[in-house]
Molecule: Bacterial small signal recognition particle RNA
Organism: Nitrospirota bacterium
RNA sequence: UUUCGGGCCCUGUGCGACAGGGCGCUGUGAACUCCGCCAGGUUCGGAAGGAAGCAACGGUAAGCAGUUGCGCUGGGUGCCGCAGGCAAACCUGAAAGCC
Repeated sequence: UUUCGGGCCCUGUGCGACAGGGCGCUGUGAACUCCGCCAGGUUCGGAAGGAAGCAACGGUAAGCAGUUGCGCUGGGUGCCGCAGGCAAACCUGAAAGCC
């Protein structure tokens, strides 16, 4: 100096991280308001025994909080993987030639 390969760079994609919804799960959650069970009290009855039903207790809905689960979306996301592209410069490896 030339040639070839790789990197850098670009596109797509996988995975990961991050962010935001959704679902699931966990907790909480009806103070007058939903369901269950309903002490006391009330009520029907001569009685036996019924009825409605407050509180407590148990549960559930919306809502709220959390989430190491599932899935979706996003991009100034990544010392990551795969595929493709890649004019020049730059970095890097190899080969050949010349001084």